[in-house]
The RNA shown here (Bacterial small signal recognition particle RNA) has 83 nucleotides and comes from a Pseudomonadota bacterium. Taxonomically the source falls in Pseudomonadota (Bacteria, Pseudomonadati).
């Protein structure tokens, strides 16, 4: 010195956590509701499809921190026996 053991750090692997961004409801979320519909003598009122906007569940991505695993690497320490 190797092997082995311990500690630390890095790498890799998935796990769960909240945060941020984007997407996200044929029908059953909310808003706004053209047209059309209902109502009114009229003014007006009402419900409301499409569209648009927002968002839920959920999805994707990002950085963070948490605990874990590790046939990888590095550093430090120990070192009975073996080489």
């Nucleotide at each position: 010195g190797a092997c082995c053991c311990c500690g630390c750090g890095a790498g890799c692997c998935g796990g769960g956590c909240g945060c941020c961004g984007c997407c996200g409801a044929a029908u059953c979320u909310g808003g706004u509701c053209a047209g059309g519909c209902c109502u009114u003598g009229a003014c007006g009122g009402g419900a409301g499809c499409a569209g648009c906007c927002a968002u839920a569940a959920g999805g994707c991505g990002g950085a963070g921190g948490c605990a874990g695993g590790u046939g990888u690497c590095g550093c430090g320490g120990g070192u009975c026996a073996u080489c």
A source record names the gene ffs. Rfam family: Bacterial small signal recognition particle RNA. Gene Ontology terms of the family: signal recognition particle, plasma membrane targeting and SRP-dependent cotranslational protein targeting to membrane, signal sequence recognition. Rfam describes the family as follows. The signal recognition particle (SRP) is a universally conserved ribonucleoprotein involved in the co-translational targeting of proteins to membranes.